[in-house]
Predicted 3D model of a 74-nucleotide RNA (transfer RNA) from a Spirosomataceae bacterium. The prediction has a mean pLDDT of 80. RNAcentral holds the sequence, with entries from ENA. The source organism's lineage runs through Bacteria, Pseudomonadati, Cytophagia, Cytophagales and Spirosomataceae. Rfam family: tRNA. It is annotated as a transfer RNA.
RNA sequence: AACCUCGUAGCUCAGUAGGUUAGAGCAUCGCACUUUUAAUGCGAGGGUCGUAAGUUCGAGUCUUACCGGGGUUA
Repeated sequence: AACCUCGUAGCUCAGUAGGUUAGAGCAUCGCACUUUUAAUGCGAGGGUCGUAAGUUCGAGUCUUACCGGGGUUA
């Protein structure tokens, strides 16, 4: 330098021929249960999907540039 791949909640991830409210587990907080803790059950908060544009009636999803992680080649 070129190319490939990944980037979604605090963490690990799902979400693909573009469409109906952006989800799960763990963690956190609250309540119930318990003598207490733990475990268990119920509930809540937490995101604008790496950044910025473009296409479209509509983008986490398609396109472009850039940023960051990993890799291959030279």